[in-house]
RNA sequence: UGGGGUGUAGCCAAGCGGAAAGGCACGGGACUUUGACUCCCGCAUUCAGCGGUUCGAAUCCGUUCGCCCCAG
Numbered sequence: 001u002g003g004g005g006u007g008u009a010g011c012c013a014a015g016c017g018g019a020a021a022g023g024c025a026c027g028g029g030a031c032u033u034u035g036a037c038u039c040c041c042g043c044a045u046u047c048a049g050c051g052g053u054u055c056g057a058a059u060c061c062g063u064u065c066g067c068c069c070c071a072g
Base pairs, nucleotide, nucleotide: 001071002070003069004068005067006066007065010024011023012022018055026042027041028040029039030038048064049063050062051061052060
């Protein structure tokens, strides 16, 4: 420098045009003498950034950035 893959919460991770599941962690509550366990509730109005397509985009397109792989 060129090609390919990938980016979703503190961590892991589903999603594949109709607006974001789940687990761990964290916060509140119930239970308990206390803690643990268990149960209930809460936790992403910019899904890496910007722009485009569309009535509608995490999702499709372009570009930039980060990471990984391949070639030189």